The part of an RNA shown here (small-subunit ribosomal RNA, 5' domain) has 541 nucleotides and comes from an uncultured bacterium. Its mean pLDDT, the model's own confidence on a scale to 100, is 82. The full RNA is in RNAcentral, with records from ENA and SILVA.

[in-house]
Context: one part of a larger RNA
RNA sequence: GACGAACGCUGGCGGCGUGCUUAACACAUGCAAGUCGAACGGAGAUUUUAUUUCGGUAAAAUCUUAGUGGCGAACGGGUGAGUAACGCGUAGGCAACCUGCCCCAUAGCCGGGGACAACUUCCCGAAAGGGAAGCUAAUACCGGAUACGAACCGGGCAUCGCAUGAUGCCGGGUUGAAAGAUGGCCUCUGAAUGUAAGCUAUCGCUGUGGGAUGGGCCUGCGUCCGAUUAGCUGGUUGGUGAGGUAACGGCUCACCAAGGCGACGAUCGGUAGCCGGUCUGAGAGGAUGAACGGCCACAUUGGGACUGAGACACGGCCCAGACUCCUACGGGAGGCAGCAGUGGGGAAUCUUCCGCAAUGGACGCAAGUCUGACGGAGCAACGCCGCGUGAGGGAGGAAGUUUUUCGGAACGUAAACCUCUGUUGUUCAUGACGAACGAGCUUUUUAUCAACAACGAAGAGCAGUGACGGUAGUGAACGAGGAAGCCACGGCUAACUACGUGCCAGCAGCCGCGGUAAUACGUAGGUGGCAAGCGUUGUCC
Numbered sequence: 001g002a003c004g005a006a007c008g009c010u011g012g013c014g015g016c017g018u019g020c021u022u023a024a025c026a027c028a029u030g031c032a033a034g035u036c037g038a039a040c041g042g043a044g045a046u047u048u049u050a051u052u053u054c055g056g057u058a059a060a061a062u063c064u065u066a067g068u069g070g071c072g073a074a075c076g077g078g079u080g081a082g083u084a085a086c087g088c089g090u091a092g093g094c095a096a097c098c099u100g101c102c103c104c105a106u107a108g109c110c111g112g113g114g115a116c117a118a119c120u121u122c123c124c125g126a127a128a129g130g131g132a133a134g135c136u137a138a139u140a141c142c143g144g145a146u147a148c149g150a151a152c153c154g155g156g157c158a159u160c161g162c163a164u165g166a167u168g169c170c171g172g173g174u175u176g177a178a179a180g181a182u183g184g185c186c187u188c189u190g191a192a193u194g195u196a197a198g199c200u201a202u203c204g205c206u207g208u209g210g211g212a213u214g215g216g217c218c219u220g221c222g223u224c225c226g227a228u229u230a231g232c233u234g235g236u237u238g239g240u241g242a243g244g245u246a247a248c249g250g251c252u253c254a255c256c257a258a259g260g261c262g263a264c265g266a267u268c269g270g271u272a273g274c275c276g277g278u279c280u281g282a283g284a285g286g287a288u289g290a291a292c293g294g295c296c297a298c299a300u301u302g303g304g305a306c307u308g309a310g311a312c313a314c315g316g317c318c319c320a321g322a323c324u325c326c327u328a329c330g331g332g333a334g335g336c337a338g339c340a341g342u343g344g345g346g347a348a349u350c351u352u353c354c355g356c357a358a359u360g361g362a363c364g365c366a367a368g369u370c371u372g373a374c375g376g377a378g379c380a381a382c383g384c385c386g387c388g389u390g391a392g393g394g395a396g397g398a399a400g401u402u403u404u405u406c407g408g409a410a411c412g413u414a415a416a417c418c419u420c421u422g423u424u425g426u427u428c429a430u431g432a433c434g435a436a437c438g439a440g441c442u443u444u445u446u447a448u449c450a451a452c453a454a455c456g457a458a459g460a461g462c463a464g465u466g467a468c469g470g471u472a473g474u475g476a477a478c479g480a481g482g483a484a485g486c487c488a489c490g491g492c493u494a495a496c497u498a499c500g501u502g503c504c505a506g507c508a509g510c511c512g513c514g515g516u517a518a519u520a521c522g523u524a525g526g527u528g529g530c531a532a533g534c535g536u537u538g539u540c541c
Stems, first nucleotide, its partner, number of pairs: 001540003005537005012387006018380002020345001025343003029340003034071003039068002042065010078298003087223008097215002102211007110144001112142002119134006150175004155170006180203006189197001224270003231261003236258008273295004277288004300321005323334004351377001353376003359373001360371004390420004400411004424482001425478006434468001440462007485530005490511003496525005506513002
């Protein structure tokens, strides 16, 4: 000097940050991932219309939604246990790879089928839940057709390279796709009051090529301590072949060879997430890795795969272990290292708050829904910064206190008193920026189109949207009012006297003080230093 600090005494305000470093200990409760009715069939509610035997039935519209289906749930958020490793950092490589949504280009979207939920009925179970029969839809599922190009298998040519090869062209064989929804319209076709054909717009679907983004893999170099750890290794090292993977590879397997690593420290043991950075230092260096950002790893412990573009998956599944809970004893349920919060541990670390208004994310055509991400507020002098606790005048140097050589001296312009000011404070009034978009209504231009319709694009106008918050700010009134402590004073080290004590009580970072005149102990007065803080302790330089 610094700190994610703690402790003691003290404590006015604001801004910005920070806040379990210990038990990766156990967790009550609530919330933290949903969304889409413009994919689908039902169910319910309301309204209207038609009909009616007045019970109802049918149709349309609006709203809600358990289920099927799609996308998301692999992001965002947490933690640092493990890991000394291609984990991280840095520089390269992949002629060995993948990539949902997004962008560009291109070609398509034909024609069929059978189910299963929901629902109904029945059964089992205390529950969690499960079983049987029957009905049904789809952008769910499965065949068929088509295939420019693509993939795979042969062949030929050209160019290039880095050895395996890469790229392009020509030709042959084999394999493999798809889904519709919504709005508008009547130009063409179509029997129909323009309907479910048709046309058209938007969104979606399928194949392929390219891009972007995100990832996977490989390599050089660097990355703590111990030799009181010296030898280590059997899929071990390499080859051939096969399997597997998105992909290379002992990644796995069969066979063959006997290799591979090591004093340039293998192996073993200990410790540890790594970095940008942070602290310190003139620098070199040393220490460190909280907050913020990048990467990695983990999600009660261990193992496993499924789904998927992506996981071996924190708030998914299965098995095993420990623990907790429910039970009708047969069997079930759970996982805060998400946000709050509780117990425990500890010297020690916060609210079971408000809001989706902003930014960002998921879904949706959209309105919008969800979002403990985030934006805010709350608590804590934990840190940094700023401000205040008044300003000017005022000597009979008052009183008081301390001291005294009793004359005086000090506190001290300090106070009182006078004149001001009005920060923070109290009250009243007013009152934001952060709001832009999107979408709605009106309207202009324009693309598409058969179209003056509808949708899309660009623009204008109108209306609307704030958790914080009646906050910040501003104005007025009141009013010096409510706001100073802590440590030290022997030397180092700025700052001295009196009394008490008498090697006692005590102090102390080092030297050392104290045994009757203690500037070193305790108290008082004074003084010095810093100041809403001041000291102490701990740790690092």